The RNA shown here (transfer RNA) has 72 nucleotides and comes from a Candidatus Bipolaricaulota bacterium.
Its mean pLDDT, the model's own confidence on a scale to 100, is 81.
It matches the Rfam family "tRNA". It is annotated as a transfer RNA.
It was read from a public genome assembly.
The source organism's lineage runs through Bacteria, Bacteria candidate phyla and Candidatus Bipolaricaulota.
């Protein structure tokens, strides 16, 4: 240099056109004599960045940039 794979919350992680699931850590509440276990409520309105296509993008398309992997 050239090819591919990734990029979603504080971590881990599904969704691959139609207004983002769960888990775990956290905050607040129930219960408890205080706690621990348990239930329950809260959270991404910039889905790595920019810029196209679409009524409509995390998804498709270009590029940018990080990161892991092959080839030479």
């Nucleotide at each position: 240099g050239g090819c591919g794979g990734c990029g979603u919350a504080g971590c881990c992680a599904a969704g691959u056109g139609g207004u983002a699931a769960g888990g775990c850590a956290a905050g607040g509440g129930a219960c408890u004599g205080c706690a621990a276990a348990u239930c329950c409520c809260u959270g991404a309105u910039u889905c790595a960045c920019c810029g196209g296509u679409u009524c409509g993008a995390a998804u498709c398309c270009g590029g940018u940039c990080g990161c892991c992997g092959c080839c030479u």